[in-house]
Context: one part of a larger RNA
């Protein structure tokens, strides 16, 4: 490399728009470059296969092949190019709906905690049991009050939304995007994506604030044969803010995107259509079974892991190794491309 694969065995990039490329509807006309027909040239000679002749091998003669290549003349049904249409694939308008989509501001009401009063008195707190801690300098409990930080109980749902990470107290302002349903435009403007770009959870970095819980590190106390741990008592960074970096996760549905075809039953979430009548009808999603089929099984099953296509990303026996080199990125931790030796 080829061929077969990539839910769980190696194998889907974390996501998205979108450049090059690579593919892609309907119906004409025109062209003839790709495709295809005839016909003429060319394909030098040895060489090689094949056949005869003689044959141990060598040799002789003949005849093909060389799949090409050039020009002439034709075919138009694919494909390319030019042109004229269409409208079902996109797409725009227009009315109507949902929604924890994003961002920014302002506010609300529980609870910790901390301060002060007041009112009480002796234990309070933790555990499996203790202790370390707190407390007559008056704790815990308790009653009204102040101050910060932080998350947002119920509603709540297999619910919604969103590319994906992710998102939830309430208001308002600005912004994306979808569903749906009649018309009415534009007319193939499409799908997909190397590179490159952009967004991306925790943690983690750099400034500056901020800090109520909670809590790596640390300290103590306990358990233990020891215990640098699980329990507990304290508590730095961090956890929040704003603004720059990072750029990685079991970034998982462990299933890329996108089109169209395919028995049925249930339930659910926005809409549209019917109009109280049912166990309605259709679209768009969320979700349980199941028939075909697929699969090694396990499952999957109109949101496929069927059936077909398109285009990209990936694997090629375990280790060594996501390791060394080398090369961009990053302030740093470090991420990204990534072997072989050698071994089984």
């Nucleotide at each position: 490399c080829u061929a077969g694969g990539c839910g769980u065995a190696a194998a889907g990039g974390g996501c998205a728009a979108g450049u090059a490329g690579g593919c892609a509807g309907u119906g004409a006309a025109u062209c003839a470059a790709g495709u295809u027909g005839a016909a003429a040239g060319u394909g030098a000679a040895a060489g090689u296969c094949g056949c005869c002749a003689a044959c141990a091998a060598g040799u002789g003669g003949c005849a093909a092949a060389a799949u090409u290549c050039u020009c002439u003349c034709g075919a138009a049904a694919c494909c390319a190019a030019u042109c004229c249409a269409c409208u079902u694939g996109a797409g725009u308008a227009a009315a109507a709906c949902a929604g924890u989509a994003g961002a920014g501001a302002g506010u609300a009401g529980a609870a910790u905690u901390u301060c002060g009063u007041g009112u009480g008195u002796a234990g309070g707190g933790g555990u499996g049991a203790a202790a370390u801690c707190c407390g007559g300098a008056g704790a815990u409990c308790u009653a009204g009050g102040a101050a910060g930080g932080a998350a947002u109980g119920g509603c709540a749902a297999a619910a919604g939304c969103g590319a994906a990470g992710a998102c939830a107290g309430c208001u308002c302002u600005c912004u994306g995007g979808g569903u749906c349903c009649u018309u009415a435009c534009u007319g193939a403007c499409c799908c997909u994506a190397g590179g490159g770009u952009g967004c991306g959870a925790a943690a983690g970095c750099a400034u500056a604030g901020g800090g109520a819980g909670c809590g790596a590190a640390u300290a103590g106390g306990a358990u233990u044969a020891g215990a640098u741990a699980c329990c507990c008592u304290a508590g730095u960074a961090g956890u929040c803010u704003a603004u720059g970096c990072c750029g990685u996760a079991a970034a998982u549905g462990a299933u890329g995107a996108g089109u169209g075809u395919u028995c049925g039953c249930c339930c659910u979430u926005g809409g549209u259509c019917u109009a109280u009548g049912c166990u309605g009808a259709u679209c768009a999603g969320g979700g349980g079974c199941c028939c075909a089929a697929c699969u090694a099984a396990c499952a999957c099953c109109u949101g496929a892991a069927a059936c077909a296509c398109u285009c990209c990303g990936c694997c090629u026996g375990g280790g060594g190794a996501g390791u060394a080199a080398g090369g961009u990125c990053g302030c740093u931790a470090g991420a990204c491309c990534g072997a072989a030796a050698c071994u089984c």